[in-house]
Predicted 3D model of a 72-nucleotide RNA (transfer RNA) from a bacterium. Rfam family: tRNA. From the family's description: Transfer RNA (tRNA) molecules are approximately 80 nucleotides in length.
RNA sequence: GGCCCUAUCGUCUAGUGGCUAGGACAUAUCCCUCUCACGGAUAAAACAGGGGUUCGACUCCCCUUGGGGCUA
Repeated sequence: GGCCCUAUCGUCUAGUGGCUAGGACAUAUCCCUCUCACGGAUAAAACAGGGGUUCGACUCCCCUUGGGGCUA
C1' cells in the first nucleotide's frame, strides 16, 4: 500500500428501516440491618464523526477517524 472485520451507557452486550434504544455488572439514593455484607426499590448513564438513500436510519451506501486481522 491492497483487502476484510469492527465501533451502542463507566464495562460487557441485545437490537435485520418505524423501540420511550433493552439487559447484566458497576455507580448513586432509599428500604432492610445495631453496623457492614446479602437482599429489595428507584434513578442517572450510550448509537465514533461527516455526508447520502428513504416518508422514516443505531440499522442500508460512501468518506474520515480509532481498534483488530490477512497479504506484499